[in-house]
Context: one part of a larger RNA
RNA sequence: GCCUACGAGUUACUCUUCUCUGGCAAGGUUAAGUGGUUUAAGCCACGUAUCCGGAGCGAAAGCGAGUCUGAAUAGGGCGUAUAGUCAGUGGAGGUAGACGCGAAACUUGGUGAUCUACCCAUGACCAGGUUGAAGGUGCGGUAACACGCACUGGAGGACCGAACCAGUUGACGUUGAAAAGUCUUUGGAUGAGUUGUGGGUAGGGGUGAAAGGCCAAUCAAACCGAGAAAUAGCUCGUACUCCCCGAAAUGCUUUUAGGAGCAGCGUGUGGGUUAAUUCUUAUAGAGGUAGAGCUACCAAUAGGACUAGGGGGAGUCACAUCCUACCAAAUCCUGAUGAACUCCGAAUGCUAUAAGAUAUACCAUGCAGUGAGGGUUUGGGUGCUAAGGUCCAAAUCCGAAAGGGAAAGAACCCGGACCAACAGCUAAGGUCCCAAAAUCUAUACUAAGUUGAACUAAGGUAGUCCAGUUGCCGAGACAGCAAGGAUGUUGGCUUGGAAGCAGCCAUUCAUUUAAAGAGUGCGUAACAGCUCACUUGUCGAGCGACAGGGCAUCGAUGAUAAUCGGGCAUCAAGUAUAGUACCGAAGCUUUGGAUUUGCAGUUUACUGCAAGUGGUAGGGGAGCAUUCUAAGUGCGGUGAAGUCACCUGGUAAUGGGUGGUGGAGCGCUUAGAAAAGCAAAUGUAGGC
Repeated sequence: GCCUACGAGUUACUCUUCUCUGGCAAGGUUAAGUGGUUUAAGCCACGUAUCCGGAGCGAAAGCGAGUCUGAAUAGGGCGUAUAGUCAGUGGAGGUAGACGCGAAACUUGGUGAUCUACCCAUGACCAGGUUGAAGGUGCGGUAACACGCACUGGAGGACCGAACCAGUUGACGUUGAAAAGUCUUUGGAUGAGUUGUGGGUAGGGGUGAAAGGCCAAUCAAACCGAGAAAUAGCUCGUACUCCCCGAAAUGCUUUUAGGAGCAGCGUGUGGGUUAAUUCUUAUAGAGGUAGAGCUACCAAUAGGACUAGGGGGAGUCACAUCCUACCAAAUCCUGAUGAACUCCGAAUGCUAUAAGAUAUACCAUGCAGUGAGGGUUUGGGUGCUAAGGUCCAAAUCCGAAAGGGAAAGAACCCGGACCAACAGCUAAGGUCCCAAAAUCUAUACUAAGUUGAACUAAGGUAGUCCAGUUGCCGAGACAGCAAGGAUGUUGGCUUGGAAGCAGCCAUUCAUUUAAAGAGUGCGUAACAGCUCACUUGUCGAGCGACAGGGCAUCGAUGAUAAUCGGGCAUCAAGUAUAGUACCGAAGCUUUGGAUUUGCAGUUUACUGCAAGUGGUAGGGGAGCAUUCUAAGUGCGGUGAAGUCACCUGGUAAUGGGUGGUGGAGCGCUUAGAAAAGCAAAUGUAGGC
């Protein structure tokens, strides 16, 4: 993992409440018990204790269809008018383990030191080798000691190293040979040594050369039984079918925030007003948002004018007075800002009335679930006008929605699946091939594979196309080529020099000219030289400048050649505009069928019409199957149950039949009662 069996809303109660069924009814009802009947968990009778109802109000005394408050014969609060009660079924609640499984823990009574920690008593063990302390003896030495040398001696938490004890390194082992080992290597090895036997210390306790270590493979509080089915606002699981409706993720409060209570939203039942609901149109209103505006207030604000006051300067013996490219109130002109500004001011939304359309709305009551929401668009707050961010509001979808499109995709576009069909039409989106349908029609643009879904900026650019404004041009433009480009003069000043060309000055003049600046740039120390403006010739038709638009181009930067979904595509299969066909969904239509609700007609289950039939949590309805009981009725050795194969009815749960196997019990109908349906719970047991 699979298969088989088992496996979770049950039961009790003089409890509470609601629905339905039945009895009696201003009443209803017995409990324990007793008697009878006779074998029935039965029935009949008695039993009126008790309980509920029949009157309320007040804190109470108390009064009473009223009463309390109050000075009140006022007003107001609660009552009076409306039937209950007993039993049973079902829904829900309460108390009990209360749908099932699940803690870590707590309390209490015991069992453990044959493992291990420490201790007590009594025993045992440590090959071999090395070193050579104190002491001693002899000799030397001393006044005597001291001291020296040799020999002796045999000390030590001494040295090396087996047994023994330990466990340093590495490898192996890791469903092991082993729930801690093996091999190699290593530490101690006369000591705080190792070890046998017997004994002691016990769970908030022991023991600990101290690691929270060890106390029987268990230790930051052992193990076993009991309280005990502890508690679990938590996690997981919770079993057959079909039909109808169908949510919420919000507000307030909460030792409250992943839980609850009340309200909101769902569903079932009953009800009477009646149209109170919703939408559209019209009319009448309230309001200060968007926008706009500000010589209409408040606040803020750029430039200018005018001008108090101040600063600075001039002036005077001192006041005066004057100037001001400074600061600046008020006023004026121009410009312009504001969620907490408004002289103004919509659209929507809201309120009311009328008409129309639809079929809600409301009240009472049974039962819920929800109270983590999320995306998108729009209006805002916050944030960085960041976030798949966060907090509000309005709408929509996902949630709880399948289908088609967007390559793929919760919520983007289209569109809401009762069932069936080898029928038709469309939506979004598409029509070269993958791949259903145009290599469609017309006119342009693009050369970048731009592009072929969206997303690329500031800035640059004789890419190219379009429509403009303006200048020059057969009296010859623009470009090229040929030629000229002079004179007064080296203008004056400055300067070492300054001659068109370092710099300064300006009546930058005048002359000759087709034309030629007191000079556009290069150049020289200064000249020289080259060149330009300007002019002529040659040539022969368009040539410049400006701003605007379309499509391209650079800017351009990520890890496969690595993507337009791919192949691929260039008068397109790209882009733009216009158009006609076609494809395309569970949409719509057609045909047949099922079912719900309403209405109508017949008549008690049919017919017709109309509108429906996506669905999580959840509410309601109708059924299938299993076991047992009762009554009725059946089958079975001429073969029951079970089991295997096939056929067949029903929308489904499931029913029936035939044959094989099997070898003794088993159904059906109508009621009743439940140990009443498994795919999941790291479910339990067994098998594979």
Molecule: large-subunit ribosomal RNA, domain II
Organism: marine sediment metagenome